[in-house]
Molecule: c-di-GMP-I riboswitch aptamer
Organism: Pseudomonadota bacterium
RNA sequence: UCAUAAAAAUGCCACCCUCGUUGAGAAACGAGUCCGGAAAGCCCGCGGGUCUUGGGUUUGUGCAACACUAGAAGAUAGCCGGGUUGCCUCU
Numbered sequence: 001u002c003a004u005a006a007a008a009a010u011g012c013c014a015c016c017c018u019c020g021u022u023g024a025g026a027a028a029c030g031a032g033u034c035c036g037g038a039a040a041g042c043c044c045g046c047g048g049g050u051c052u053u054g055g056g057u058u059u060g061u062g063c064a065a066c067a068c069u070a071g072a073a074g075a076u077a078g079c080c081g082g083g084u085u086g087c088c089u090c091u
Stems, first nucleotide, its partner, number of pairs: 005091001012037002017032006035078001041084003046081003049076005055069003
């Protein structure tokens, strides 16, 4: 220096849920909480998966529902792969 296994220590993040706020919604943010995480740091302007549907259109007496617009617009990085940055060092 490289590879594999892996201990310890300093710390870090914060599931579900509750309250408040924002949003049409998925959800996000803040506080509490702490299920778990060795990247549960960051990137959806890398590839997938999953989730949402305000507006418009058609049908129908009307409402609702369904369908289309939509391979659209949005959400999820704690869904997976990928990219990138980072802490410690007994054996």